Description
The part of an RNA shown here (small-subunit ribosomal RNA, 5' domain) has 522 nucleotides and comes from an uncultured bacterium. RNAcentral holds the full RNA, with entries from ENA and SILVA. Rfam family: Bacterial small subunit ribosomal RNA. The coordinates come from a structure-prediction model, not an experiment, and the mean pLDDT is 82.

[in-house]
Context: one part of a larger RNA
RNA sequence: GGAUGAACGCUGGCGGCAUGCCUAAUACAUGCAAGUCGAACGGACCAUUUCGGUGGUAAGUGGCGAACGGGUGAGUAACACGUAGGUAACAUAUCCAUACGACGAGGAUAACGGCUGGAAACGGCUGCUAAGACUGGAUAGGAAUAUAGGAGGCAUCUUUAAUAUUUUAAAGGACCUUAGGGUACGCGUAUGGAGUGGCCCGCGGCGUAUUAGUUAGUUGGUGAGGUAACGGCUCACCAAGACGAUGAUACGUAGCCGACCUGAGAGGGUGAUCGGCCACAUUGGGACUGAGACACGGCCCAAACUCCUACGGGAGGCAGCAGUAGGGAAUCUUCCGCAAUGGACGAAAGUCUGACGGAGCAACGCCGCGUGAGUGAAGAAGGUUUUCGGAUCGUAAAACUCUGUUGUCAGAGAAGAACAAGUUGGAGAGUAACUGCUCCAGCCUUGACGGUAUCUGACCAGAAAGCCACGGCUAACUACGUGCCAGCAGCCGCGGUAAUACGUAGGUGGCAAGCGUUGUCC
Numbered sequence: 001g002g003a004u005g006a007a008c009g010c011u012g013g014c015g016g017c018a019u020g021c022c023u024a025a026u027a028c029a030u031g032c033a034a035g036u037c038g039a040a041c042g043g044a045c046c047a048u049u050u051c052g053g054u055g056g057u058a059a060g061u062g063g064c065g066a067a068c069g070g071g072u073g074a075g076u077a078a079c080a081c082g083u084a085g086g087u088a089a090c091a092u093a094u095c096c097a098u099a100c101g102a103c104g105a106g107g108a109u110a111a112c113g114g115c116u117g118g119a120a121a122c123g124g125c126u127g128c129u130a131a132g133a134c135u136g137g138a139u140a141g142g143a144a145u146a147u148a149g150g151a152g153g154c155a156u157c158u159u160u161a162a163u164a165u166u167u168u169a170a171a172g173g174a175c176c177u178u179a180g181g182g183u184a185c186g187c188g189u190a191u192g193g194a195g196u197g198g199c200c201c202g203c204g205g206c207g208u209a210u211u212a213g214u215u216a217g218u219u220g221g222u223g224a225g226g227u228a229a230c231g232g233c234u235c236a237c238c239a240a241g242a243c244g245a246u247g248a249u250a251c252g253u254a255g256c257c258g259a260c261c262u263g264a265g266a267g268g269g270u271g272a273u274c275g276g277c278c279a280c281a282u283u284g285g286g287a288c289u290g291a292g293a294c295a296c297g298g299c300c301c302a303a304a305c306u307c308c309u310a311c312g313g314g315a316g317g318c319a320g321c322a323g324u325a326g327g328g329a330a331u332c333u334u335c336c337g338c339a340a341u342g343g344a345c346g347a348a349a350g351u352c353u354g355a356c357g358g359a360g361c362a363a364c365g366c367c368g369c370g371u372g373a374g375u376g377a378a379g380a381a382g383g384u385u386u387u388c389g390g391a392u393c394g395u396a397a398a399a400c401u402c403u404g405u406u407g408u409c410a411g412a413g414a415a416g417a418a419c420a421a422g423u424u425g426g427a428g429a430g431u432a433a434c435u436g437c438u439c440c441a442g443c444c445u446u447g448a449c450g451g452u453a454u455c456u457g458a459c460c461a462g463a464a465a466g467c468c469a470c471g472g473c474u475a476a477c478u479a480c481g482u483g484c485c486a487g488c489a490g491c492c493g494c495g496g497u498a499a500u501a502c503g504u505a506g507g508u509g510g511c512a513a514g515c516g517u518u519g520u521c522c
Stems, first nucleotide, its partner, number of pairs: 001522004006518005013369005019362002021327001026325003030322003035064003040061002044057005071280003081204003085200003090197003095193007103137001105135002112127006141168007149160004172185001174183003206252003213243003218240008255277004259270004282303005305316004333359001335358003341355001342353004372402004382393004407459006416449001422443007466511005471492003477506005487494002
C1' cells in the first nucleotide's frame, strides 16, 4: 500500500447493488416450513333439485411424493475431496423409443354400527362393506440350472441358435359413440436410451521423530454365507504373513474443491456469500418401508434434558424461516406474495411450497449523487496574532443575479405476463364415424413488489460536514496553559519555566458521508 462476513470511538443527507451469529453442533416459548389426487374406492355429512341427478367438505382404504428443496461444518488426514480412468463386478421409480400383452377366479379389512378399557396418549372385542388394496390359477417374454455346439474376447468370461427342468406378470377409471367400437391417461413383461447413483484404482493437496516400530480378521489361500455388485464384508479351516526413515503407527489441527485476497511473477494466505462434492440432524445404536434412506420436520431401543399426569403412564427435539434466552467486541423482521422461476401431486381447474420473488433493519462493503453556482474589496464586523505599522481567516461572508440534482407538494404511471384454462373460428394427421390430438388466429382474463421505478408541473438556497493529523519518518505552525507534573507515543523519542511532540485556541494539511483506531492476511 492492498484486502476484510469485521469490531470500537466521533460523526452522519440520498440512491443502486451486494452482504449480515466468524463465539455456545448451547437451550428453545409461539406461528409457519410437505403435501396432493373424488378421473382408484366404499360410506358419512352439507347445499341444490324439474326427484333423473348435480356440486362441495372432512376423516378412512389406496396411489405418488415426502431420499428433492432448505440448514450447519460437529466429526473426518479418509478414495472424504480434486483430477484422470475402470466396472467381463453393478443398480435405477419417474422420462423417451421399440415389441408384445392386459385372460379368468377368490377371500378379507379400515371407514361405519354396537359393546367396552384409559386422566390422557391410545386402544380391545364383535358385526357389515369397496377398490387400480391383497391372494391363487392361465399364458408370454425374461431369469436360473443341465446337455452338447457356433462366434468373439481380457484369466475369471461375453454373445448367439437348440433341447429339458424350475420359477415369475398385469388394473382399471374418464370421455365419445352409429353400442360394433374408438380416444387420451393408467397397468404388465422384455430390449435399448437418457439422466442419476454404488463400487474399484493411478496421481495430488498438513504439523510434530521431544511419536520408531505397528498389526490377529491382522496379510494371503480354500470353501460357504451375504450384497444390486467385487471384496475378510462375515464365518469355518489352512498358511504366516502385511505395513514402515520414499516416515508406518501415534498425537495435534482441519470439511475438500471451483474460487477469493495479495503479489510483476514465482509464491504466500484464506475456503463468508455463489456453484460442485462429502458429512451431520439433542447424544449413541438399530433396522423397517421403498427404485432410492439406515431417513432434519418417520419408527424402535438406550442416555441426558424439558413438559403433562388422576402416579398407572405419556409427550418433545429450530445445525428450516422468523423469533427468544444465553455466550460474545459483534451480526437483522415473530413482514408480504405464490404475480414470476423452480418443485410435489393432479387429466385439468387447481392445491401446497419461510425454495423462491420481494419489502423491512444495519454506512457492514462497493459504486454514484448532493450539501449550491456566478458576480462580489468598504479587503466590513468578529476571532487569532503583532515588532502596534500591520498580517491572517478572506471572495470567505453580507449583498445582487441564477439553478433546482436532491427535497416538499400535485398529477400521469410502467417493463417484469409468457401462459394455462374457458370461448369462437380455421387448418392438418387419423378414424367406418364421433370424441379426443396437433397447429394457427381472435376474444376473455392473471402483479406480492406498488400507485413503486420513471416522467411532468409548481415551490424554496431553503432541510444536508465531519473526522484525523500538523518534531522526523510524513503533507501541514503559531499563541496561551502546564512545568520529568498532567500527559503523548507506531519507531526514534517529547515534558525538569520561552514545549512547532502534553492540553486548549486560531491557522494549516489530508480524506470525505465518512474519518481514525484495533484485530487478521499478503